[in-house]
Molecule: SAM riboswitch aptamer (S box leader)
Organism: soil metagenome
RNA sequence: CAUCUAGAGGGGUGGAGGGACUGGCCCAGUGAAGCCCCGGCAACCACCUCGGACCUUGGUCCGAGGGGAGGUGCCAACUCCAGCAGGUCAUGCGGUUCGAGGCCUGGAAGAUG
Numbered sequence: 001c002a003u004c005u006a007g008a009g010g011g012g013u014g015g016a017g018g019g020a021c022u023g024g025c026c027c028a029g030u031g032a033a034g035c036c037c038c039g040g041c042a043a044c045c046a047c048c049u050c051g052g053a054c055c056u057u058g059g060u061c062c063g064a065g066g067g068g069a070g071g072u073g074c075c076a077a078c079u080c081c082a083g084c085a086g087g088u089c090a091u092g093c094g095g096u097u098c099g100a101g102g103c104c105u106g107g108a109a110g111a112u113g
Stems, first nucleotide, its partner, number of pairs: 001113004009038005017027003021083004039075003044071002047066009079109001084106006093099002
C1' cells in the first nucleotide's frame, strides 16, 4: 500500500482444547490444538497475451485479460458478532436488586500478500 459478506476437506497421528485479545456466542470424546499425507479453493507474487506512458531500445511503470505446471495463503459460522466515534430508527417489559435493541458510515485491532 492492497484485500478481507465469494470459494474450498478427507485420512493418519495425537488426546483436550479451539475460534488473535476482552465480552458474548459457538465448535470439540460422534475426537480440539499440534504434526504428517493426500485433495481442493483462490489468484497476492511469479508466468503469458494485449494496450498505454517513459527512457538508456531493452527494460521500467500503469491498465485490461488468461491459464493453474511454480512461491505464499486459505479450506465452520461476514475477520463468527460486538469492542472506539458518529448518524438513524425503536424505546418497552419483568421486577426487590437490575438489565437493553436493529441498521448505516468511519476508525481501531487483527489476518494475508